[in-house]
Context: one part of a larger RNA
RNA sequence: CUGGGCGUAAAGGGCACGUAGGCGGUUUGUUUAGUUAGGCGUGAAAGCCCCAGGCUCAACCUGGGAAUUGCGCUUAAUACUGGCAGACUAGAGUUCGGGAGAGGAUAGUGGAAUUCCCAGUGUAGAGGUGAAAUUCGUAGAUAUUGGGAAGAACACCAGCGGCGAAGGCGGCUAUCUGGACCGAUACUGACGCUGAGGCGCGAAAGCGUGGGGAGCAAACAGGAUUAGAUACCCUGGUAGUCCACGCCGUAAACGAUGUGUGCUAGCCGUUGAGAAACCUAGUUUUUCAGUGGCGCAGCUAACGCAUUAAGCACACCGCCUGGGGAGUACGGUCGCAAGAUUAAAACUC
Numbered sequence: 001c002u003g004g005g006c007g008u009a010a011a012g013g014g015c016a017c018g019u020a021g022g023c024g025g026u027u028u029g030u031u032u033a034g035u036u037a038g039g040c041g042u043g044a045a046a047g048c049c050c051c052a053g054g055c056u057c058a059a060c061c062u063g064g065g066a067a068u069u070g071c072g073c074u075u076a077a078u079a080c081u082g083g084c085a086g087a088c089u090a091g092a093g094u095u096c097g098g099g100a101g102a103g104g105a106u107a108g109u110g111g112a113a114u115u116c117c118c119a120g121u122g123u124a125g126a127g128g129u130g131a132a133a134u135u136c137g138u139a140g141a142u143a144u145u146g147g148g149a150a151g152a153a154c155a156c157c158a159g160c161g162g163c164g165a166a167g168g169c170g171g172c173u174a175u176c177u178g179g180a181c182c183g184a185u186a187c188u189g190a191c192g193c194u195g196a197g198g199c200g201c202g203a204a205a206g207c208g209u210g211g212g213g214a215g216c217a218a219a220c221a222g223g224a225u226u227a228g229a230u231a232c233c234c235u236g237g238u239a240g241u242c243c244a245c246g247c248c249g250u251a252a253a254c255g256a257u258g259u260g261u262g263c264u265a266g267c268c269g270u271u272g273a274g275a276a277a278c279c280u281a282g283u284u285u286u287u288c289a290g291u292g293g294c295g296c297a298g299c300u301a302a303c304g305c306a307u308u309a310a311g312c313a314c315a316c317c318g319c320c321u322g323g324g325g326a327g328u329a330c331g332g333u334c335g336c337a338a339g340a341u342u343a344a345a346a347c348u349c
Base pairs, nucleotide, nucleotide: 003321004320005319006318007303008302012317014201015200017198021194022193023192025088026087027086028085029084030083031082033081034080035077036076037075038074039073040072041071042070049065050064051063052062053061054060091191092188093187094186095184096183097182098181103177104176105175106174107173108172109171110154114150115149116148117147118146119145120144121143125136126135162169163168206247207246208245209244210243211242215241216240220236221235222234223233258316259315260314261313262312263311266294267293268292269291270290271289272288273287274286275285276284277283278282298305299304322349323348324347331342332341333340334339
């Protein structure tokens, strides 16, 4: 290379959009490019292979054949693929009518709690722990009542529930806005799927500038514990956590399971929408779209998966190829930096 693979053994890109490319529904006509069959030309000789012959044999040499799987031209076939022209509606999309939702952005607003400040009551303790101490408190703490300020997060509802491509999203209200679903079938007529590069989004931490800073809290300080204790526990506490703008671009970014389409027993929940039946308060049956539990066939090394497949197939992309060295070095690209990305070899088992 071929092949075989990618839930857990090495291996699905963090996620989308989309360029080139690859692949592509039903049908008619045409073309004959691919495809198939025949013919002709060419495919140098030598060599290889087969047969025969010449040196006493062999090596070697001579003759003939085969082969040269290719290319060009030509004749024919027309199922399939392609090109061109036309038609269709089952894919895809538009339109109309609905309801659901922590989907996104911006602005405003609410209550509980916490801390701090002011004032009242009140007096000797309070905190904290396994036990203590550091700490706070007679300059009046803790507790309690009233008032005020600030920032951050939104108890109950809340669900194995919902929404989003993923990351993720949860008080309430308004404005702007994306997507999905159901029903109706009026319209377009393959407009589709995937997607190397590319472009965008992308938790937390971190970085830059300017704000903000209640609580929490890396670092740090102290008190304990301990043989020691650069920890676990306690008292403090700065970056940070929050906001705006700009970077970073990584995660066990996980369902450790790429996307799309079709097909293949069932049973029980649950969310959204619809339909039908009924003793219409509601219940039952059922359709579509999600989301869970179990389970047959099948698959799997097993575990397990099982109409939300890891089953049966197709299309396209990404990735793997013994362990260590190493996701490292060097070089390139990106970044303010931290670093990210691309990515070896020697050597060794």